[in-house]
Context: one part of a larger RNA
RNA sequence: GGAUGAACGCUAGCGACAGGCCUAACACAUGCAAGUCGAGGGGCAGCAUGAUCAAAGCUUGCUUUGAUUGAUGGCGACCGGCGCACGGGUGCGUAACGCGUAUGCAACCUGCCUCAUAUCAGGGAAUAGCCCAGCGAAAGUUGGAUUAAUGCUCUAUGUGCAACUUGAUCACAUGUUCGAGUUGUGAAACGCAAGGAUAUGAGAUGGGCAUGCGUCUGAUUAGCUAGUUGGCGGGGUAACGGCCCACCAAGGCGACGAUCAUUAGGGGUUCUGAGAGGAAGGUCCCCCACAUUGGUACUGAGACACGGACCAAACUCCUACGGGAGGCAGCAGUGAGGAAUAUUGGUCAAUGGGCGAGAGCCUGAACCAGCCAAGUCGCGUGAAGGAAGACGGCCCUAUGGGUUGUAAACUUCUUUUGCAUGGGAAUAAAGUGCGUCACGUGUGACGUUUUGUAUGUACCAUGCGAAUAAGGAUCGGCUAACUCCGUGCCAGCAGCCGCGGUAAUACGGAGGAUCCGAGUGUUAUCC
Numbered sequence: 001g002g003a004u005g006a007a008c009g010c011u012a013g014c015g016a017c018a019g020g021c022c023u024a025a026c027a028c029a030u031g032c033a034a035g036u037c038g039a040g041g042g043g044c045a046g047c048a049u050g051a052u053c054a055a056a057g058c059u060u061g062c063u064u065u066g067a068u069u070g071a072u073g074g075c076g077a078c079c080g081g082c083g084c085a086c087g088g089g090u091g092c093g094u095a096a097c098g099c100g101u102a103u104g105c106a107a108c109c110u111g112c113c114u115c116a117u118a119u120c121a122g123g124g125a126a127u128a129g130c131c132c133a134g135c136g137a138a139a140g141u142u143g144g145a146u147u148a149a150u151g152c153u154c155u156a157u158g159u160g161c162a163a164c165u166u167g168a169u170c171a172c173a174u175g176u177u178c179g180a181g182u183u184g185u186g187a188a189a190c191g192c193a194a195g196g197a198u199a200u201g202a203g204a205u206g207g208g209c210a211u212g213c214g215u216c217u218g219a220u221u222a223g224c225u226a227g228u229u230g231g232c233g234g235g236g237u238a239a240c241g242g243c244c245c246a247c248c249a250a251g252g253c254g255a256c257g258a259u260c261a262u263u264a265g266g267g268g269u270u271c272u273g274a275g276a277g278g279a280a281g282g283u284c285c286c287c288c289a290c291a292u293u294g295g296u297a298c299u300g301a302g303a304c305a306c307g308g309a310c311c312a313a314a315c316u317c318c319u320a321c322g323g324g325a326g327g328c329a330g331c332a333g334u335g336a337g338g339a340a341u342a343u344u345g346g347u348c349a350a351u352g353g354g355c356g357a358g359a360g361c362c363u364g365a366a367c368c369a370g371c372c373a374a375g376u377c378g379c380g381u382g383a384a385g386g387a388a389g390a391c392g393g394c395c396c397u398a399u400g401g402g403u404u405g406u407a408a409a410c411u412u413c414u415u416u417u418g419c420a421u422g423g424g425a426a427u428a429a430a431g432u433g434c435g436u437c438a439c440g441u442g443u444g445a446c447g448u449u450u451u452g453u454a455u456g457u458a459c460c461a462u463g464c465g466a467a468u469a470a471g472g473a474u475c476g477g478c479u480a481a482c483u484c485c486g487u488g489c490c491a492g493c494a495g496c497c498g499c500g501g502u503a504a505u506a507c508g509g510a511g512g513a514u515c516c517g518a519g520u521g522u523u524a525u526c527c
Stems, first nucleotide, its partner, number of pairs: 001527004006523005013379005019372002021337001026335003030332003035082003040079002043075002047073003050069009089290003098215008108207002113203008121155004131144005160185009170175001190195001217261002223253003228250004233245003265287004269280004292313005315326004343369001345368003351365001352363004382413004392404005418464006427454001430451002433448007471516005476497003482511005492499002
């Protein structure tokens, strides 16, 4: 000198863009953060419509009220499907194939999506809900009866697929590809239809595994290792493998630093530097790990699952003392810790995600708004003229001069900003509904309708009036900028050298000056 997720002192007009618990992965009140589908199903609590019955009023066929009815729209709860493994948070652990980079899988999986081939035949038994009965303070739970499905299950069918046997082919050792035979293995049908389902192959996407190289410090850590190293056989897995197991052998790693210990998420990147290098890993993107602590599996294409389950532990809460409930390292917010870090806001309008045929619903993702000079950039606090060089202040060699200083006053001008009044977007070239037409069964075209949170915001125009807006640090040398007064080794200053003991340009005040400027200094850290 540069830099910062900064903090503190003094000061402070505005806008845009980005940023905001670095400490206790400490504990959490409250609200919200993952639902959706009735075009899978039985139903019907609530709402609306219709129908039937009864009563009242009378205008004698209508109005009101009550009851019944799933008949219709729809739908709380329930069964079922898909999603909940994404998105969002944090950096505890991890020195590791965790990450980065480059390869390999002839050792693997992949829901939704795309393409291709073939098929969707015939039955059955339950169960939730509803109903009845019971237990419990509650959380909840037990028994009985009855019922549905795209829930479950049996049989048939084998285009195919898997295993075994066999022939050919290719290769890089295990092996690959193609053909034949035996055995095993599937479906859900709802519907008018759209569509949907099953088997298999291919693709795409996403993952899994293996390997070379790179990846902090300590030798005041020198030896470490028994599933340890390898083999044969098996189990397990989507898959290879001591991943696990039985048996056999005695190996394996290490001064090219094993083992142990400390520290730490890694990278793209960021800061600095002419570079080489050094330091950092906040925001954004990719990967990893975790979800109070430890462990376990279930479901599923995918989890060993933040807002799922079970067990154990600590903590908190409820209790009728028998027993139960919970998990903000999601968004806000609270307490605590700390030098220190924000609103218990708005909207799904856009972008994206889940479900749905769609309309749509959900979305603290996201987009916006609020707070904070915490950063960067931009704008302003006026411009031109104006010497009686005014008054006042300060200084001096003091009837005078110098300086503050064109500074002020005064004259003319402007109106960024501000205030007032009025107008007023883009973000929606998209999408939805309806109608018409074209091609031909869901696309396109046209017309029309409708959808904007931020927002009456940005922006524009008019009016008013210099009006609403400057400070901080420093002035001995380094280092730009000097005098007077006070103090008298005191009070104090200080980054280093040092200054102060009666003429202090170094302390305190004043005047003046210098630097930067809505900031400026100090502290901390890195280069």